[in-house]
């Protein structure tokens, strides 16, 4: 100088349960951080930081010494002097003395209690914070008073000796700031107040003086002690404690105190968690978070604790002492074996451990410390350097230009795109790097002193030169393609990816994000409102204890007076160490970092003030609560007595063959007389009707009638008490059924058990028996779907309508009394009226229960809704993903069964609630269909044909496989077809396109050889066009490329089948719902139809239905050839006609519609066809065709010969022919329609028994031909038989087609003459010109038809009806299904893996108690001694030992259950009425899911009835 005030500044979500939705709920991710480690990579600098593990062991060096101005002695050096000796001399040697300096061991003083290290122990006054009184304090500061005078010992040294050493013994002698008396006594201390006790040292200096010493007072500093509050988990640790709690008296300490001892008392702590167990140094702070919180306690700072382990004291101001002492123990080292030495959790270093953590560096220059008067010495404190990207921060790896958008790479739709201005190239710069030159600050203090250091920094030079990687790219979450792979290899945080087109694996190119780093792993906080104080829940998702009667602690509590001031609010003071955080300035170039200031430190303590609220004391009140009085309903509870009906049994009578039981049966009972029926008797249990979403009770629960005892509730009106209340942890009590104990009882029913059925089995369901039990008394058990799945209490918030109990009101109705008046009277009474009491009914209203609907509100929705799940208050209980598991272990309870309390390892990414759309149901309602029924004819049995499976084969090519494959692709396999097999050939190819080169060329005819043919080899002859350009065409060669009935129909197009010609499928807008969705398209009628009508939060529309199209039936008009004609039953074209139009009736009205009728050729879509919605079946087809990808390329292509597709123990499907007389044979005779025909149909005539042949007229067709229609009809034979039925099979002789008839064609003649006598279970078609039956034609085709597609002839029967079977449609209901019931799913057993529990036993750790032994040590006692001291003893005591407990950990034979694991076994328990409704508790049984008994629940479908409610 700056900093003004304000508590200021701050909050994101996503993926994953489902077909989809909303909710609940977990898992996972994105962020930040680290004493980190690992992988890949790595240029520089600054500032920090570096054994988290073994408080494991340590070689070596250093880390605490200093003072000669406390002391004596020794040694060395220098100076001066110098006896004496040698020498002729010069000179030399030189004992000794003096002085100075240095130095050594010792005596003495101070310091080794600081500094440095570590975190083992400690859950504690250890730490933090705030207080306190009974204390000490070397050195330092201030004050006061002193420092007189004597004496003594001892080390060193010397002598002698012991020992290896460490070290020690004896003797002689010596100094002091060493030691001890004497004096003084300011003062201090003690005191019985008389008095008593108590000091000192000197040194240096010429001197002045300085530094010391002694006593004392005060201060400062440091230390000791006490207290309030705070300080982790565990109750599966509930009782702990004997010096324990207090007192008195001693002792002890610097000091208070059971700190210690003796005695006395029996206390003290604890659910506000004692005691025990586990874990842990505490704090300032650090990380995170919006905050509140949560986690943490490296570096720095404060405190504590420790120094190999355990114990102990000594000295000292200070220690029970890291680099001191003693003892014990473990370990290491030396040794002459006798004995000694040691303590890196100081700095370096080393080994070990570990994922992991540095140099045996330099210096005391600075800061600080010890000693000293000082110089100074010492200082691994400290200052520096070194190593490590371990962290934070800063800088760089170049900058500008540069399109031909180079090359290369990758992709490609082949055009191009991208890498990419990126590079090259041009120009520029020099941080950094290297070299050279200069060169600090850090020195404070006059001189001197720099480890770092020739460092930082400055200048110059050189030259883009020396410098980029890592991870990711399916979503979350920024970033995509190609190739390879083929549920493999692999990836993965979660969801998941990979089974031949993988943006998910691996590689490449490209891209994204960070950057000297980037990822991964580990850990903490966050997101997570997922422990919810801020800030959650509990009807059905996890969650209200079975109940709350009694009620403890605790929490909470109506109105009012006054007081207090604990909480509360305000204010002041003290404190809240520094550092850190925040902020304002400043210093290193900046930043990190550092320095200074401010703010803050939200806490605690103390003083003051206020008095509304809470609290406490106090005064009243009555509305909360309660008491009394009156009335009242009730299956409330306990005990006793009584009653009738029924069942069974017993006795007797009557009576005879059955009874009983079931889906059907059987077991069973019965001629020894059942069942049935009548009479009598016995026993036990339960109480019909009344009876009811009626009543009572806290819940469980309570029901014949009467009596006794007894609890609670409701209403009304007064009086009284005066907050006495609410809730309620723990506690007491009650608590269905089953079960247990003892004793009774035992009729019926009935677990178990036995038998009979059913069944694949049937440990079940069904039937027959039947024991515990069910019942009573007493005692246990203590659980249920103990449910309204809804805790208790209080207050508030629309209505409507039932019902139960009480009260009030009413000129209401009915009725029974009492009383009274009047009138009449036959005096008995009668009639009318008034007043009053009671009962019942009705209506209105009120209080208290119990139901229904419903507004607001609420809820995820369903629903709840004054009996709340609404809006608020008080208290308790409970929940926190699924499984493991309500299990294990431990504890408590129980006779037992078992109950209560209650985990973890491991495992999954879900589990779950409500609602939606579908699908399904051995759920319901309605409707339709040759679906059933009623009929006719068949199939299934036979023979044969065809197709398929299987088998066989060199090949038996391929496809189609429930309906919807199987006389299907194939409307026709001898070769061909042909795709298959064997063998033989060809290789730009059998067919196609382009380019280049060559060419004498097209094309046709033909010969020889070989061959099975194709082909190969060798020849002969004829013979191109042209605009003259080598152009077109051809052949050969070469290259692109052809070719493929090779694969994938699960990559596809197209086409097709099927549900189904079923009546459905959707959209727009609107409305409803948080949403998926709904509505429209649910209702009432009607139809073949979502067809039409009415109604309606819907209004409209589309694809389907119908109609429009074709054929056919009637009439009419026109048309008219192939002899003529065509009026007709002909051909073609067109028109008319049928529309519920008309009448009657029905349906609540009306409409739609239906029934009947008239007319009509035809009547209610007239009959038939074509026509096939949205979609389903991953339906079929790559072998019709097309097509993507892959595969083959002298072969998976192509040509040829032969074979095969035609096989044959068998099985299935579709047909033909039959089994005969309604027939077969023979003869005669009549009537169609629709087609086809020139490589064709083929007439007449003739030949042949016939198939057929000869023949050739006619016909390119209303002309000719195929062509005879057949059944029918007439006549005749056969007469019920394996036949005059049937025709298979076989033999033989022929015919036709065709290169070819053997494998392998069709037809004919003669002969042969099989099975078969109407078909088991089962199953198919058909409703009228239909079925059945009869023949005719066509396509394919050289030939081949029992098949297929068409045509006409003859021509029926039956339909009551919708219960059942199958399929379909609509509505509704349940669902644990959604790959959608061919679904889902449970348990045992078997296999593998994993963790856990039990366990004979065994190995540790820790702790407690008793006893034994007892080192050092201090204390006490005794003896000796002038003293110093010596000896002995006692109790205490570390370690050790013996014995026994508690807690806890490891290992383990074996045992048990649990979890997990694509395709194991047995069943089918659950989900639909899951095929016996399910579930809960309990008991028994059973391979298993489970079954049965008893009681309970609805979280059960369906039908009927009852009650209540809603609605026109």
């Nucleotide at each position: 100088a700056a900093a003004u005030c304000u508590u200021a500044u701050g909050g994101a979500g996503a993926g994953u349960u489902u077909g989809a939705u909303c909710c609940u709920g977990g898992c996972u991710c994105a962020g930040g951080a680290u004493u980190a480690a690992u992988g890949u990579u790595g240029g520089c600098g600054g500032c920090g930081u570096g054994c988290c593990u073994a408080a494991g062991g340590u070689a070596u060096g250093c880390a605490a010494g200093u003072c000669g101005a406390a002391c004596g002695a020794g040694u060395u050096u220098u100076a001066u002097u110098g006896a004496g000796c040698c020498g002729u001399a010069a000179g030399g040697c030189g004992a000794g003395a003096u002085a100075a300096a240095a130095u050594u061991a010792g005596u003495g003083g101070c310091g080794g209690a600081c500094g440095g290290c570590u975190g083992a122990g400690u859950a504690a006054c250890g730490c933090g914070u705030g207080g306190g009184a009974a204390u000490c304090u070397c050195c330092c500061c201030a004050g006061a008073a002193g420092u007189c005078g004597a004496g003594g010992a001892u080390a060193g040294c010397c002598c002698a000796c012991c020992g290896a050493a460490a070290g020690g013994u004896g003797g002689a002698g010596u100094a002091a700031u060493c030691c001890c008396g004497g004096a003084u006594g300011u003062g201090a201390c003690c005191u019985u107040c008389g008095g008593g006790u108590u000091a000192a040292a000197g040194a240096c200096g010429a001197a002045a003086g300085u530094c010391g010493c002694u006593u004392u007072u005060g201060g400062a500093u440091g230390a000791g002690c006490c207290c309030g509050c705070g300080u982790c988990c565990u109750a599966u640790c509930a009782g702990g404690u004997u010096g324990u709690u207090g007192g008195c008296a001693g002792g002890g300490u610097a000091a208070a105190u059971g700190c210690c001892u003796a005695c006395c008392a029996a206390g003290c702590c604890u659910a506000u968690g004692a005691c025990g167990g586990g874990u842990a140094g505490c704090u300032g702070g650090u990380c995170u978070g919006a905050g509140a919180g949560g986690a943490u306690g490296a570096c720095c700072a404060g405190c504590c604790a420790g120094a190999a382990u355990g114990g102990g004291a000594c000295u000292g101001a200070g220690a029970c002492a890291c680099g001191g002492c003693c003892c014990a123990u473990a370990c290491u080292c030396c040794u002459a074996c006798g004995g000694g030495a040691g303590g890196c959790a100081g700095c370096a270093a080393u080994c070990a451990g570990g994922a992991a953590u540095u140099u045996u560096g330099c210096g005391c220059a600075a800061u600080g410390g010890a000693c000293g008067a000082a110089a100074g010495u010492c200082u691994g404190a400290c200052g520096c350097a070194g190593c490590g990207a371990c962290g934070c921060c800063g800088c760089g790896u170049g900058a500008a230009g540069g399109a031909u958008g180079a090359a290369g790479g990758c992709c490609u739709u082949c055009g191009g795109g991208u890498u990419g201005u990126a590079a090259a190239c041009u120009u520029c710069u020099u941080u950094u790097a290297u070299g050279a030159g200069g060169g600090a600050a850090c020195a404070a203090g006059u001189u001197c002193u720099g480890a770092g250091u020739g460092u930082a920094c400055c200048u110059c030079a050189u030259g883009a030169a020396u410098a980029a990687g890592g991870u990711u790219c399916u979503g979350c979450a920024a970033a995509c393609u190609a190739c390879g792979u083929g549920c493999c290899a692999g990836a993965a945080g979660c969801a998941u990816c990979g089974g031949u087109g993988a943006u998910a694996c691996g590689u490449a190119g490209g891209a994204a994000c960070c950057a000297a780093a980037c990822a991964u792993u580990a850990u903490c906080c966050g997101g997570a409102u997922u422990u919810a104080c801020u800030g959650g829940g509990c009807g059905u998702a996890a969650a209200g204890a079975g109940a709350u009667g009694c009620g403890u602690a605790g929490g909470c509590g109506u109105c009012u007076u006054g007081g207090u001031a604990a909480g509360u609010u305000c204010u002041a003071u003290g404190u809240u160490a520094a550092a850190u955080c925040u902020u304002c300035g400043g210093g290193c170039c900046u930043a990190a970092c550092c320095c200074g200031g401010a703010a803050a430190c939200c806490g605690c303590a103390u003083g003051g003030a206020a008095a509304a609220c809470u609290a406490c004391c106090u005064u009243g009140a009555u509305u909360g609560a309660g008491u009394c009085a009156g009335c009242u309903a009730g299956a409330g509870g306990a005990a006793g007595a009584c009653g009738g009906a029924a069942u069974u049994c017993c006795c007797g009578g009557u009576g005879u063959a059955g009874c009983a039981g079931u889906g059907a049966a059987a077991u069973g009972c019965g001629u020894u007389g059942a069942u049935a029926u009548c009479g009598g008797g016995a026993a036990g249990a339960a109480c019909a009707c009344c009876a009811a979403u009626g009543g009572c009770g806290a819940a469980g629960g309570c029901a014949g009638u009467c009596u006794u005892c007894u609890g609670g509730g409701g209403c009304u009106u007064g009086a009284c008490u005066g907050a006495c209340g609410c809730u309620a942890a723990g506690g007491c009590u009650c608590g269905a059924a089953a079960g247990c104990g003892u004793g009774g009882g035992g009729a019926g029913c009935a677990a178990a058990a036995c038998g009979g059925a059913u069944u694949a089995g049937a440990u079940a369901c069904c039937c027959g028996u039947g024991u515990a039990g069910u019942c009573c008394a007493c005692g246990c058990c203590c659980u249920a779907a103990a449910c309204u799945a809804u805790c208790u209490c209080c207050g508030c918030u629309a209505a409507u309508u039932g019902u139960c109990g009480g009260g009030a009101c009413u000129g209401g109705c009915u009725u029974a009394g009492u009383u009274u008046u009047u009138u009449c009277u036959u005096c008995g009474g009668a009639a009318a009226g008034g007043a009053u009491u009671g009962a019942g009914c009705a209506g209105u209203u009120u209080c208290g229960g119990u139901g229904a609907u419903g507004u607001a509100g609420u809820u995820a929705a369903c629903g709840c809704g004054u009996u709340a799940a609404g809006c608020g208050g008080a208290g308790c209980g409970c929940c926190u993903g699924g499984g493991g598991a309500g299990u294990a272990c431990g504890g408590c309870c129980g006779c037992a069964a078992g109950g209560c309390u209650a985990a973890a390892a491991c495992u999954c990414a879900a589990a779950g609630g409500a609602a939606u759309u579908g699908a399904c149901g051995g759920g319901g309602a309605c409707c339709c269909g040759c679906a059933c029924a009623a009929g006719c004819a068949g199939u299934g049995g036979a023979g044969c044909g065809c197709u398929u499976g299987g088998u066989u084969u060199a090949a038996u090519u391929c496809g189609a496989u429930g309906c919807u494959a199987a006389g299907c692709g194939a409307a026709g396999a001898a070769c061909c077809u042909u795709a298959c097999c064997a063998g033989g050939g060809c290789u730009u190819g059998a067919a196609c396109u382009a380019u280049a080169g060559c060419u004498g060329c097209a094309u046709c005819u033909u010969u020889g050889g070989u061959g099975a043919a194709a082909g190969c080899c060798a020849g002969a002859g004829a013979g191109c066009c042209u605009u003259c350009g080598a152009g077109g065409g051809u052949g050969c060669u070469a290259u692109a490329g052809a070719g493929g009935u090779g694969c994938u129909g699960c990559a596809u197009g197209g086409c097709u089948g099927u549900c189904g010609u079923c009546a459905g499928c959707u959209c727009g807008u609107g409305u409803c719902g948080u949403g998926a969705g709904a509505u429209g398209u649910a209702g009432g009628g009607u139809u073949a139809a979502g067809u039409c009508c009415c109604g309606c939060a819907a209004c409209g529309a589309g694809c389907g239905c119908a109609a429009c199209c074709c054929c056919u039936a009637u009439u009419c008009g026109c048309u008219g050839u192939u002899a003529a004609a065509a009026u007709u039953u002909c051909u073609g074209c067109g028109a008319a006609a049928a529309c519920u139009g008309c009448c009657u009736c029905g349906c609540c009205a009306a409409a739609a519609c239906g029934a009947g009728g008239a007319g009509g050729a035809a009547g209610g879509u007239g009959g038939g066809g074509a026509u096939g919605a949205c979609g389903u079946c991953u339906a079929g087809u790559c072998c019709u065709c097309a097509u993507a990808g892959c595969c083959c390329u002298u072969a998976u292509g192509u040509c040829c010969u032969g074979g095969g597709c035609u096989a044959c123990a068998c099985a299935a499907g579709c047909g033909c022919u039959a089994c005969a007389a309604u027939g077969g044979g023979u003869g005669g005779u009549a009537c169609a329609a629709a087609g086809g025909g020139u490589u064709g149909c083929c007439a007449a005539a003739c030949c042949g028994c016939a198939a057929g042949g000869u023949g050739g007229a006619g016909c390119u067709a209303a002309u000719c031909c195929c062509a005879a229609a057949a059944a029918a009809c007439c006549a005749u034979c056969c007469u019920c038989a394996g036949u005059u039925c049937a025709g298979a099979u076989u033999g033989u002789c022929g015919g036709c087609u065709g290169c070819a008839a053997u494998u392998c064609g069709c037809c004919g003649g003669c002969a042969u003459g099989a099975a078969g006598u109407c078909g088991g279970a089962a199953u198919u078609g058909c409703u009228a010109g239909u079925a059945a039956u009869c023949g005719c034609g066509g396509a394919u085709c050289a030939g081949c038809a029992u098949g297929c597609c068409g045509c006409g002839g003859u021509g029926a029967a039956u339909a009551c009806g919708u219960u059942c079977u199958c399929g379909g449609g609509u509505c509704u209901u349940g669902u644990a299904c959604a790959c959608a019931c061919c679904g889902c799913c449970u348990g045992u057993c078997a296999a593998g893996c994993u963790a856990c529990g039990g366990a004979a036993a065994u190995c540790g750790g820790u702790u407690c108690c008793g006893c034994c032994c007892g080192a050092c040590g201090g204390u006490c006692c005794c003896u000796c001694a002038u003293a110093a001291g010596a000896g002995g003893g006692a109790a205490c005591u570390a370690a050790g030992g013996c014995a026994g407990g508690g807690c806890u950990g490891g290992u383990a034979a074996c045992c048990a259950g649990a979890g997990c694991u694509a395709a194991g076994u047995c069943a089918u328990a659950a989900c639909a009425a899951g095929g016996u409704a399910g579930c809960c508790g309990u008991a028994g049984g059973g391979g298993a899911a489970u079954c049965u008994g008893c009681g309970g629940c609805u979280g059960g479908a369906u039908c009927a009835c009852c009650u209540c409610c809603u609605u026109u």

Small-subunit ribosomal RNA from a bacterium, 1512 nucleotides, folded computationally. Model confidence (mean pLDDT): 83 of 100.